This is a predicted structure of a 73-nucleotide RNA (transfer RNA) from a Bacilli bacterium. Rfam family: tRNA. The family's RNA type in Rfam is transfer RNA. Taxonomically the source falls in Bacilli (Bacteria, Bacillati, Bacillota). The prediction has a mean pLDDT of 80.
């Protein structure tokens, strides 16, 4: 140098043949409690790595670029 995989909430990860973005754990509220834990029941906090394209519309599809792994030289 070349190929190949991944980059999505605070964390670990789904997703979608392109049509409103999720789980589980954390975290908040609020109910139980003398008070707590521990249960419930309510809340998603998100430029979906970053710039162009392509499209009526892109987290999906296409270049490039950055990052993390990995295999050839």
């Nucleotide at each position: 140098g070349g190929c190949c995989c991944g980059a999505u909430a605070g964390c670990u990860c789904a997703g979608u043949u392109g049509g409103c973005a999720g789980a589980g754990c954390a975290c908040g509220g609020c109910a139980c409690u003398g008070a707590a834990a521990a249960u419930g029941c309510c809340g998603g906090u998100g430029u979906c790595g970053g710039c162009g394209g392509u499209c009526c519309g892109a987290u999906c599809c296409c270049g490039c670029c950055u990052u993390g792994g990995g295999c050839c030289a």